[in-house]
A computed fold for a 1674-nucleotide part of an RNA from an activated sludge metagenome, annotated as large-subunit ribosomal RNA, half A.
Context: one part of a larger RNA
RNA sequence: AGCUCAUGGAGGAUGCCUUGGCGCUGAAUGCCGAAGAAGGACGUGGGACACUGCGAAAAGCCUGGGGGAGCUGUGAACGAGCGCCGAUCCCGGGAUAUCCGAAUGGGGAAACCCGACAGAGAGGACCUCUGUCAUUCAUACAUGAAUAAAUAGUGUAUGAAAGGGAACCCGGGGAACUGAAACAUCUAAGUACCCGGAGGAAAAGAAAGCAUUCCCAAAGUAGUGGCGAGCGAAAUGGGAGAAGUCCAAACCGGAGCGGGGAGACCUGCGAAGGGGUAGUAGGAUCAGGGGAAAGUGAAAAAAGCCAGAGGGAAGCGGAAGGAUAUGGGAAAAUCCGGCGAAGAGGGUGAUACCCCCGUACGCGAAAACCGAAGGACACGACCUGACACCUGAGUAGUGCCGUGCACGCUAAUACGGCAUGAAGCUGGGGAGACCACUCUCCAAGACUAAACACAUUCAGCGACCGAUAGAGGACAAGUACCGUGAGGGAAAGGUGAAAAGUACCCUGAACAAGGGAGUGAAAGAGAACCUGAAACCGUGAGCUUACAAGCAGUCGGAGGGCGAUGGUGAAAACCGAGCCUGACGGCGUGCCUCUUGGAGAAUGAGCCUGCGAGUUAGUUGUUGUGGCGAGGUUAAGGGAGAGAAACCCGGAGCCGAAGCGAAAGCGAGUCUGAAGAGGGCGUCGAGUCGCGACAAUUAGACACGAAACUGGAUGAGCUAACCAUGGGCAGGAUGAAGCGAGACUAAACCCUCGUGGAGGUCCGAACCUUUCAACGCUGCAAAGUUGAGGGAUGACCUGUGGUUAGGGGUGAUAUGCCAAACGAAUUCAGAGAUAGCUUGUUCUCCCCGAAAUAGUUUUAGGACUAGCGUGGGGGGUUAACUUAUGGAGGUAGAGCACUGACUGGGUAAGGGGGUCAAAGACUUACCGAACCCAAACAAACUCCGAAUGCCAUAAGGGAGGACCCCUGCAGUCGGACUGCGGGUGAUGAGAUUCGUAGUCAAGAGGGAAACAGCCCAGAUCAUCGGCUAAGGUCCUUAAAUUUAUGCUAAGUGGGAAACGAUGUGGAGUUACAAAAACAACCAGGAGGUUCGCUCAGAAGCAGCAAUCCUUUAAAGAGUGCGUAAUAGCUCACUGGUCAAGUGAUUCUGCGCGGAAAACGUAACGGGGCUAAGCAUAAUACCGAAGCCAUGGGAUUAAUAUGGAAACAUAUUGAUCGGUAGGGGAGCGUUCUGUGAGCGGAGAAGGCACACUGGGAAGAGUGUUGGAGCGAGCAGAAGUGAGAAUGCAGGCAUGAGUAGCGUAAAACAUGUGAGAACCAUGUUCGUUGAAAAUCCAAGGUUUCCGACGUCAAGUCAAUCUGCGUCGGGUUAGUCGGGGCCUAAGGCGAGGCCGUAAGGCGUAGUCGAUGGACAACUGGUAAAAAAUCCAGUACCGAUUGUGGAGAGCGAAGGGGGGACACAACGAGGGAAUCCGGCCUGUUAGUGAAUUCAGGUGGAUGAACGUCAGGCGAAGAGACCGGGAAAGAAAAAGCCCGGACGAGCUGAGGGAAAUCAGGAGGCGCAAGCCAGAACCUGGAAGGACCUUGUUGGCGAGAAAAGCCUCUAAGCGAAGAGACACAAUUGCCCGUACCGGAAACCGACACUGGUGGAUAAGUAGAAAAUACAAAAACGAAC
Repeated sequence: AGCUCAUGGAGGAUGCCUUGGCGCUGAAUGCCGAAGAAGGACGUGGGACACUGCGAAAAGCCUGGGGGAGCUGUGAACGAGCGCCGAUCCCGGGAUAUCCGAAUGGGGAAACCCGACAGAGAGGACCUCUGUCAUUCAUACAUGAAUAAAUAGUGUAUGAAAGGGAACCCGGGGAACUGAAACAUCUAAGUACCCGGAGGAAAAGAAAGCAUUCCCAAAGUAGUGGCGAGCGAAAUGGGAGAAGUCCAAACCGGAGCGGGGAGACCUGCGAAGGGGUAGUAGGAUCAGGGGAAAGUGAAAAAAGCCAGAGGGAAGCGGAAGGAUAUGGGAAAAUCCGGCGAAGAGGGUGAUACCCCCGUACGCGAAAACCGAAGGACACGACCUGACACCUGAGUAGUGCCGUGCACGCUAAUACGGCAUGAAGCUGGGGAGACCACUCUCCAAGACUAAACACAUUCAGCGACCGAUAGAGGACAAGUACCGUGAGGGAAAGGUGAAAAGUACCCUGAACAAGGGAGUGAAAGAGAACCUGAAACCGUGAGCUUACAAGCAGUCGGAGGGCGAUGGUGAAAACCGAGCCUGACGGCGUGCCUCUUGGAGAAUGAGCCUGCGAGUUAGUUGUUGUGGCGAGGUUAAGGGAGAGAAACCCGGAGCCGAAGCGAAAGCGAGUCUGAAGAGGGCGUCGAGUCGCGACAAUUAGACACGAAACUGGAUGAGCUAACCAUGGGCAGGAUGAAGCGAGACUAAACCCUCGUGGAGGUCCGAACCUUUCAACGCUGCAAAGUUGAGGGAUGACCUGUGGUUAGGGGUGAUAUGCCAAACGAAUUCAGAGAUAGCUUGUUCUCCCCGAAAUAGUUUUAGGACUAGCGUGGGGGGUUAACUUAUGGAGGUAGAGCACUGACUGGGUAAGGGGGUCAAAGACUUACCGAACCCAAACAAACUCCGAAUGCCAUAAGGGAGGACCCCUGCAGUCGGACUGCGGGUGAUGAGAUUCGUAGUCAAGAGGGAAACAGCCCAGAUCAUCGGCUAAGGUCCUUAAAUUUAUGCUAAGUGGGAAACGAUGUGGAGUUACAAAAACAACCAGGAGGUUCGCUCAGAAGCAGCAAUCCUUUAAAGAGUGCGUAAUAGCUCACUGGUCAAGUGAUUCUGCGCGGAAAACGUAACGGGGCUAAGCAUAAUACCGAAGCCAUGGGAUUAAUAUGGAAACAUAUUGAUCGGUAGGGGAGCGUUCUGUGAGCGGAGAAGGCACACUGGGAAGAGUGUUGGAGCGAGCAGAAGUGAGAAUGCAGGCAUGAGUAGCGUAAAACAUGUGAGAACCAUGUUCGUUGAAAAUCCAAGGUUUCCGACGUCAAGUCAAUCUGCGUCGGGUUAGUCGGGGCCUAAGGCGAGGCCGUAAGGCGUAGUCGAUGGACAACUGGUAAAAAAUCCAGUACCGAUUGUGGAGAGCGAAGGGGGGACACAACGAGGGAAUCCGGCCUGUUAGUGAAUUCAGGUGGAUGAACGUCAGGCGAAGAGACCGGGAAAGAAAAAGCCCGGACGAGCUGAGGGAAAUCAGGAGGCGCAAGCCAGAACCUGGAAGGACCUUGUUGGCGAGAAAAGCCUCUAAGCGAAGAGACACAAUUGCCCGUACCGGAAACCGACACUGGUGGAUAAGUAGAAAAUACAAAAACGAAC
């Protein structure tokens, strides 16, 4: 380390449970709000929090009832109380009801701020309380402009509105995805969504019609429709429910208002009221007649009232049981009873009709609410005749354009826009274009219950869920948490009957935890609590493992251990079925998916547990089954009923019983047709309604999955641009214009020097940025660090507030940015968009079993039809196959007769060339048709022409999961290789494409080492039986070291070609050879001649030409070597010696060379082999899941027997590989009905086991567990998981690994259980234009103290920004409000717009700006211009005082009031040097050194040779005047006279206050209390709004000053002085370059402003360092 057993931890499945959900039924009910809603904020209890209740009268107050003993809501107890003098509690009525919210006095960042008026508080300021004060509309009244009357406007009073509401309803607007396999009409759909409005319902509705509404049918019909996809009525029938009315007008009337007129009078308009309401017309009027009704009073016409049965809102009564045993407990069991108009249900220590609550049944209300009968009262009517007054106008209609009607147009009917435009009862509309006739109805006014929708409450029900389910939510859930926001959105139930929740002891740190003890039936029920599975992690025991090799198993199996029941035995013990382990051996590449093909190095899964995918509804088809049957069947609805079931009505409708035809129509026929013809379609087989199964279709339709499209909202706190208002930029350099001077000139210009200080100038910090590199890249960081870089007075950077919004904005365009995401943000919705695509799709067994082809396809990875499969029914030998016969055909082959191509020869027309003056003739190394001979080619040649295949017939054969027909249901349309026949290609490809056959696919087994497609062979199961196939028989490794004859020598065998080669075997042909060959050796190999030419030379042998002759046995004008050329050596050739075969060549068997690759032999599987190689022949054996044998199972056919059938049994035969797929039969889970039953003497669930079944599965036993379970027979489904980069939870692995986030710690002492880290101290180190100090934003208690140490802290911790408890923030003068305005926001009236809404005047908000009064010192653990002390100042009120004329605004005027750059002086802050003081400087003194100090604020009067403005006029006087303004005055302008002032920091008296080293002491604290000079140096950003310069020309308003109006004022205003009084609200802690903000973190990042010691230095660079702060949490 492995396997097994036992025993634990961790974890939270399973079982059981249910407080909570889900669905439905019935009944009842259905708006709230200015009398302040819905919804909230904040409070409220004895005490902290959450929920509930309530509101400063605060878990409550008053009152009328009920009720009758306990109560103070819940988590949840304690404390303190209340109650029979009637509490708590329940019902009705009333009181109170903070603040926000329509929010309404004004404002506003909701729950806050600020007012006015009146009143109250002893009340003037100031403070508090009470009430009123919004806008719009309507009405009334009053008032009242331009403008006379009047009107607009204004004011007052009364009333109304507003805002909210889940769904339902009506109306105004109105998408897209999608479907149409694309898309535009169309669809989706008038849906989603936005908006307006109403109500408990809404809408519709009483005829210019066949009432309104709802249900069932008509009917998926008629229609409509790129006549595509689709859309889709109505009449009518059956039901539910039923209900009808009123105006306008005519006519009467005449309040009142006018016109004319002198008046009488004439004339016009006309409110109320009466009357009246219809279409076979009605009404009015006139004339006549009769009558007082039906009915209604909830609507309509009216008018309601009295009365009060009853209803509903608390409640009350309500039958009947004991014993015994077990047990912790009795209700179970047993026994014997009882009640029942009550055996629904729940609770009680296990399962209760008789214990409790209840249930059946019966009863009950003072006030308030609803309210039947009844009463009085009110409303409401008829007939005849005449007459011709009335009967709804910019209406109906028409033209054009639209919309809606099922109807997309030639389209009736209805509605709208633009234009036009009637009649009026002798009239008008409609009846699907239109016209006629006929019929029917009366528009252009209004109201109207019920039946119908939705929700809440109550009462019930459920073959609904039971904690990953059911609501998101069983629990302090729309919570925690995430997001700027709209918005998104969890997890989390169970002790026990009862807390009896472990007293006490021990270990330990007063910890955690544990051990005893105790409670309890049980503590292995101990609060992390019922049961307690698995992954995962331990402990103990048995066996195994240290020379050994891999899908981890399976088959065999030595050894070791255990050994129930059992056998033997007296016992010990032995044996033993069986169990655990497993040395060694044989065979053996996971699962799924997708594929032609996967161990694949193609996909998916870390593991376990739970969840997780063909369902439901409508409409059809087929089939099975059941009822009835020429018929079958009800729907809605109704009756009754405890019930939604069953039962009974209900026949409207549907299907069928008759068809044919376009139709009229006819009819067992009919149509066509001239037809009695023929032909087509019918007649001659029964349907229909339920219930199942399968399939289709419409719906999301098997599940998950887009990118996108559309609608409404939310975002500019990031970023882009802009607007407003503020802020920032060390230091150094350069030296433009202008000016001055010189020089020069007639004068200038130019030039020189100086001055000057310009610039999208230069160098370079802060600041901004990011060009390069490295690091980082599971980071410090979702963009950083370090080192180099760029800009750095500008088109610069930056704070605060604001504007622009997605079909859009913004953009010095990069498709950049718009909240870490932008070729179109985010969020919710349409929505379950769509997905011809990918993935996944869950129990078992049995039977059969494909395809990867054709045609068509915007089609090629999809689909439809056919082909091939399967189930059912029918036919019944029809199929395959063999033989024979008869056919059609043009392939292979062959051939050249055609068509073409083509070689040689012959012959040869003709042509070309040549000779010739021409004619003509001749000639030829040229070309050459045709013809002949020979040879020979063809997919698109054929004089010919098979084999096989195909068709037909006959016979045979054949009973096969054969054939044919009908019908239900499919799958398949990616194929692969091998052989043969072809095409393409290169007669390449594991290429591609056809045909044909096979195999794989979907096929296991044996062989080929291994190896889908090759060879053999088709696996129902078993056997320690047999025979064979392919292939094998030396070993690995089963079987021949078998036999015979040859070959090979190459390890050929056991990789390869052209080509090469005296390898070797066989078969031939040919040459030479005893007249002596071939080879070897000996010898010769000569002469003309150095042949000629060429050449410097060329002599056999550089080259060219020629290549003869002679002597010979033989010898080339030379085969090669060689020389400068010769020479020399050779060869051919000849003789001799020797001696028998020697050469050449053809075919062929087996070998050889040709032969080089990368990890290692590596080209027999290995050993090895000379056969164990190759060839031929032979015999034997091995060898498979083949075949046979024996036995078992299943399917199927036939037969037989039994049986009503289903089926069972037997015999015989055949069959049983299998993917997609079809068919059949079963198992299990949850629930329901029935129900034998089981259960505390122990259910379900868990764990274990050696049992049963063909399987899914099932039983039994033991143990755990502690309350339910359930056979059988039926039924209904949220019904079966291993895979979906599935979802949730738990647990592993990586791994004790990476890491512990810039950097310095060490020691001693203390505390403590414990110290690297805490405290104190010493030393050391770091920052120091910060890592110091102060503000703003933001955070929101983090601040301080005590206690604590489970979690947080990257380690530890006694510590902490952590936990618990307690404490802490004090303002007239600081910041904000009570003051002002900018950008911008809102906005009375107003303008515009379908709605929502947009803009905007008066106004009103809005700081980042303007205005505005306090300083020093002290003090606490934590606060200080806030407390205290002292000294000031500002406003208001009152009082007093003097003085004496103006004062006075929301109006006028002034002022406030402004940029940038450069530059100077004075003063002050601060610093340095000096002086002085104190302490210190190794025993003392002195000196020296070192350290520290040597001073601060307010501040009236004063008013400075600081500075600024000013003779280009400070200041002030007189006169006149336009415009503006409501007016007036001031102001302004003009003219005249005068002539130096105005402003302004510092500074600053007096007074007052405080500060100040040190010493002693453990500490608390006590004591003492010096100098306090102004000498020098340098000097910025403050005074500073100054001066100068140029161009980009640089806020507003209020406070303030002044002027007058109304008005006030000599009865003394205002101003001034003094005194007293008074002075509101909010912020104030702490962090704030960061551990407290923004970045998920105690994160190397980001974050606006102010201060800025010293030395060196130009400097805020840099280095060192003061004060101060730190040492970074391994």
The RNAcentral record of the full RNA draws on SILVA.